[in-house]
Context: one part of a larger RNA
Molecule: small-subunit ribosomal RNA, 3' major domain
Organism: uncultured prokaryote
RNA sequence: UGACGGGGGCCCGCACAAGCGGUGGAGCAUGUGGUUCAAUUCGACGCAACGCGCAGAACCUUACCUGGGCUAGACCACACCGGACAGCCCCAGAGACGGGGUCUUCCCUUCGGGGACUGGUGGUUCAGGUGCUGCAUGGCUGUCGUCAGCUCGUGUCGUGAGAUGUUGGGUUAAGUCCCGCAACGAGCGCAACCCUUGUCCCUAGUUGCUACCAUUCAGUUGAGCACUCUAGAGAGACUGCCCGUGUUAAACGGGAGGAAGGUGGGGAUGACGUCAAGUCCUCAUGGCCCUUAUGUCCGGGGCUACACACGUGCUACAAUGGACGGUACAAAGGGCUGCGAACCCGCGAGGGGGAGCCAAUCCCAAAAAGCCGUUCUCAGUUCGGAUUGGAGUCUGCAACCCGACUCCAUGAAGGUGGAAUCGCUAGUAAUCGCGGAUCAGCAUGCCGCGGUGAAUACGUUCCCGGGCCUUGUACA
Numbered sequence: 001u002g003a004c005g006g007g008g009g010c011c012c013g014c015a016c017a018a019g020c021g022g023u024g025g026a027g028c029a030u031g032u033g034g035u036u037c038a039a040u041u042c043g044a045c046g047c048a049a050c051g052c053g054c055a056g057a058a059c060c061u062u063a064c065c066u067g068g069g070c071u072a073g074a075c076c077a078c079a080c081c082g083g084a085c086a087g088c089c090c091c092a093g094a095g096a097c098g099g100g101g102u103c104u105u106c107c108c109u110u111c112g113g114g115g116a117c118u119g120g121u122g123g124u125u126c127a128g129g130u131g132c133u134g135c136a137u138g139g140c141u142g143u144c145g146u147c148a149g150c151u152c153g154u155g156u157c158g159u160g161a162g163a164u165g166u167u168g169g170g171u172u173a174a175g176u177c178c179c180g181c182a183a184c185g186a187g188c189g190c191a192a193c194c195c196u197u198g199u200c201c202c203u204a205g206u207u208g209c210u211a212c213c214a215u216u217c218a219g220u221u222g223a224g225c226a227c228u229c230u231a232g233a234g235a236g237a238c239u240g241c242c243c244g245u246g247u248u249a250a251a252c253g254g255g256a257g258g259a260a261g262g263u264g265g266g267g268a269u270g271a272c273g274u275c276a277a278g279u280c281c282u283c284a285u286g287g288c289c290c291u292u293a294u295g296u297c298c299g300g301g302g303c304u305a306c307a308c309a310c311g312u313g314c315u316a317c318a319a320u321g322g323a324c325g326g327u328a329c330a331a332a333g334g335g336c337u338g339c340g341a342a343c344c345c346g347c348g349a350g351g352g353g354g355a356g357c358c359a360a361u362c363c364c365a366a367a368a369a370g371c372c373g374u375u376c377u378c379a380g381u382u383c384g385g386a387u388u389g390g391a392g393u394c395u396g397c398a399a400c401c402c403g404a405c406u407c408c409a410u411g412a413a414g415g416u417g418g419a420a421u422c423g424c425u426a427g428u429a430a431u432c433g434c435g436g437a438u439c440a441g442c443a444u445g446c447c448g449c450g451g452u453g454a455a456u457a458c459g460u461u462c463c464c465g466g467g468c469c470u471u472g473u474a475c476a
Base pairs, nucleotide, nucleotide: 001476002475003473004472005471007470008469009468010467011466012465013464015460016459019424020423021422022421023420026315027314028313029312030311031310032309033308034306035305042053043052064301065300066299067298068297069296070295073126078122079121080120081119082118083117087102088101089100090099091098106115107114108113128290129289131288132287133286137284138283139279140278141277142275144273149188150187151186152185153184154183155164156163157162168179169178170177194267195266196265197264199235200234202232203231204230205229208225209224210223213222214221238261241255242254243253244252245251317417321376322375323374324373325372326371327370333364334363335362338357339356343352344351345350383414388409389408390407391406392405393404394403430452431451432450433449434448435447436446
C1' cells in the first nucleotide's frame, strides 16, 4: 500500500421487510449428470455450466460408430500430355465408384502459339486435419457492474516503500456539485451529445383519413386534406419562476404553470482492472502430432438409448372455470421460383382453384382474453389431457429407427405440492393472444409486438452483494 475480520461509522441495491405470482409434488417438453452402447461427436460446471454453443440432428448438417472405397487426394500451386466443359444412355454395385457408348469443339492469334475451363500422368519442396495445447496467443465474450470508481503531470511531504491531490463538512443516481484544505491542474469513467416514446406547431396528402355536400352493401365512388395517421423539419423541461430550509453555497422540501418536473419512461453506451473465467469446434495463429491416415468420398447407424438424479419450461389440478352459439377492439412484422383471396370439395388436417400483390394498395389475418346468451353444479367430473389402438393429411429422393398436424376411440397421473427456493416497485407483476428469425418440413425454446391490468414498500435490526472513511492483523 492492499486484502481480510462472526471490528466500528456512514450509504446504496427487489438485498431483507411489505405484497403478488411461481419453482420444489403430477404428466409432458427440453438441457445436463449418470448409466448403457459399435457409437450414443465435442465443448460449457457456484453466482457468471445445465430451452447454453444449436436462430431449428430423418439424409445432409456431422465433427461419432460400422462397413465399402481413394492416396498429389474433396480444395490450392507446378511440369508434361490431351480435350471445350457440361449433358444423355447402358452394364455391375448399397452408394461412392468402376467399365462402355453417344453427343460436343470456347476466346485471342503475328498461325509458332497463348488464355479461361477441364481430363489424365508425375512426384520433390505439397495439400488436408472440427487432431492436442484457451496454462503459448490474437480477436470476440461473460462477470464484478451502469458499480462510481481508476489514474496522470507538476509541486509539496517522507531515508524509502509511498503519501498528498482522491481525505474533511454538506449534497447527489453519480469522484454530481458546493465549501474548506499543500496542493494546482488534467485524463479515462459519470452526465450530456445518439435512438425511441409522451405534447404542440409547420411542411406534405397517396396506397392513408372522412367533418361538410352527393353516392354506395362497403371511404365504395366523386369531392376534400379539417381530423386520424404517415415522415421530415422545428418548439418544449432549464430547478427557468414563487415560498420555505440551508452557510449568502451546492442542494433539498412544497407550489404555480404545463402534455410532461426535477435524470419524464425505455434503449444503445460497460473506466483501470479481476477471475491463467470462456472459446485452438466461427475465424486467425506459435508449438507439437497424423500423412495409403488423426486426411478424404459413400451406404447405413448414432447424436433421439433409459433403472435413476438435477436445472429450465409447458399443461393442469377447475366454477374468477369448462363447453356451445352470437358479437367487438390491436400493435409489430413477413411475402417472387414467395404471400396466396373469393368460390368449390372434405367432420378436419388439407385438397382443387387461381384473383390480387415486388405491397400504407393485395395476402398471411382469426387477434385472444373481453362482452351477450345457453348449459354443466363440485364429481377424478362435460376438470385434466398423458398414454395407446385405428384411419388419414402435408413436406421431402426418403418420415422404420426418428417429423409435424388432423379425425375417431382410449382416457393415466394430478384435488395447490415437504425442507427449501426464484421473479417482480407500474403500464411493472400477473394474464391474453399476434408476429419474426432459423427453416423443404418441424417451437412448450429464443427475439419482438400489442390487449386487459393489480397489490405492496412501516422501515434498514437481520441475510446477500457493493461503495467511502476508520481500526486490528503473525496474510501478500